This is a predicted structure of a 72-nucleotide RNA (transfer RNA) from a Candidatus Collierbacteria bacterium. Rfam family: tRNA. By type it is a transfer RNA. It was read from a public genome assembly. The organism belongs to Candidatus Collieribacteriota, within Bacteria.
RNA sequence: GGGUCCAUAGCUCAAUGGUAGAGCAGCUCCCUCUUAAGGAGUUGGUUGUGGGUUCAAAUCCCGCUGGACCCA
Numbered sequence: 001g002g003g004u005c006c007a008u009a010g011c012u013c014a015a016u017g018g019u020a021g022a023g024c025a026g027c028u029c030c031c032u033c034u035u036a037a038g039g040a041g042u043u044g045g046u047u048g049u050g051g052g053u054u055c056a057a058a059u060c061c062c063g064c065u066g067g068a069c070c071c072a
Stems, first nucleotide, its partner, number of pairs: 001071007010024004018055001026042005048064005
């Protein structure tokens, strides 16, 4: 220098262009002498960033930033 892939909740990951979800973690409560375990409920998002397409974008297109890998 060229190419492929990734970026979504505190963490690990889903979501076929049509209301962004799950597990774990956190918070409240129950249970227990206490802790752990167990049970019920619940909070949490500028979908990396800037544009474009569209009635509508996490999703499609382009640039940028960061990361992984391959080629040279």